[in-house]
RNA sequence: GACGUACACGAAGCGCCAGAACCGGCACGGAAUCCCGUACCGGUUGACGAGGGGAAGGAAGUAUCGAACAUUCGGCGGAUGUCCUUCCGUGUGCGCGGACACGACACGCGGUUUCCAAAUAUGCGGGUGACCGCAAAACAGAGGAACCGUGACCGCGCAAU
Repeated sequence: GACGUACACGAAGCGCCAGAACCGGCACGGAAUCCCGUACCGGUUGACGAGGGGAAGGAAGUAUCGAACAUUCGGCGGAUGUCCUUCCGUGUGCGCGGACACGACACGCGGUUUCCAAAUAUGCGGGUGACCGCAAAACAGAGGAACCGUGACCGCGCAAU
């Protein structure tokens, strides 16, 4: 220094690549240097961001939203989504118990205002090439925030009227 193995770390709209598409090389074939096809070798692409986590256990498996020139095809693994159980917490004036809703920005519904992206394209750089990296600008929806309206239960006790 190389290879292998084990462990640890890292990443969570995240990782990976044997199909596929594309690029380069090479060989062979085709009236054929340059075009096409096939095999082999090497490589590139393979989800663009936004949103999303009380704790534990379990289940299933195409887990929300939009952007795009649309292979962002196809597949593997994972995952903050979904469902079930238990516990903790928040809200319905306060306490306790129940019910319901929710998750430390902690209720539902409606309205108004407001906040928020990256890729693409462009420029610069790298690569024979597919393509890759960087820079600054634009444009979403879901969602968040503020305000307004509306709805928010039962029992006992307390407070207030």
Predicted 3D model of a 161-nucleotide RNA (glmS glucosamine-6-phosphate activated ribozyme aptamer). The sequence was found by an Rfam model in a public genome assembly. Its mean pLDDT, the model's own confidence on a scale to 100, is 79. It matches the Rfam family "glmS glucosamine-6-phosphate activated ribozyme aptamer". Rfam describes the family as follows. This entry contains a glucosamine-6-phosphate activated ribozyme that is found in the mRNA for GlmS. GlmS is an enzyme that uses fructose-6-phosphate and glutamine to generate glucosamine-6-phosphate. The ribozyme catalyses self cleavage of the glmS mRNA that is thought to regulate GlmS activity. The family's RNA type in Rfam is riboswitch.